RNAcentral holds the sequence, with entries from ENA. Transfer RNA from a Deltaproteobacteria bacterium, 73 nucleotides, folded computationally. Its Rfam family is "tRNA". The same sequence occurs in records of 4 taxa.
RNA sequence: AGGCACGUAGCUCAGGGGCUAGAGCGCUGCUCUGACACGGCAGAGGUCGACGGUUCGAGACCGUCCGUGCCUA
Repeated sequence: AGGCACGUAGCUCAGGGGCUAGAGCGCUGCUCUGACACGGCAGAGGUCGACGGUUCGAGACCGUCCGUGCCUA
């Protein structure tokens, strides 16, 4: 330098044009217990990497850039 893949909650990841953005783990509160853990109930937490484009509508499709990983030279 070129090619491919990925980028969504603190972590691991779903979601592949219309729903209001979700799950598990983690975190907080309540409950339970003599207490802790487990369990139960409730909750907080996201400008979906950035900018532009397509569309009536974009997390999703297209372009550029940024970041990470792998491959080629």